[in-house]
RNA sequence: GGUUGUAAAGGGCAAAUUUACCGAAAGGCAAAGACGCAAAGUCACCGGCCUAAGGGCCUAUGCUAUGACAGCGGCACCACCACC
Numbered sequence: 001g002g003u004u005g006u007a008a009a010g011g012g013c014a015a016a017u018u019u020a021c022c023g024a025a026a027g028g029c030a031a032a033g034a035c036g037c038a039a040a041g042u043c044a045c046c047g048g049c050c051u052a053a054g055g056g057c058c059u060a061u062g063c064u065a066u067g068a069c070a071g072c073g074g075c076a077c078c079a080c081c082a083c084c
Stems, first nucleotide, its partner, number of pairs: 001084002004082002012037002017032003021028002035071001041077002045074003048069001050067001054064002
């Protein structure tokens, strides 16, 4: 360095759900819990999805991200073991 991940070692992360807290919500966070994950590590840059406090509209289950999702895909960055 790799269009690699069959097996192994040491291990790592933690979906749904529950509880407490934060938040207008989406969601986050901690603990419990494991559906899964070889980047389920980092990053909202691109696409996508979610929410709509505030704002705008005034008809209203509708619009709007400055909020949010990295366990939806892509880009970028970084990394353990094995193999090449």
Molecule: c-di-GMP-I riboswitch aptamer
Organism: Betaproteobacteria bacterium HGW-Betaproteobacteria-1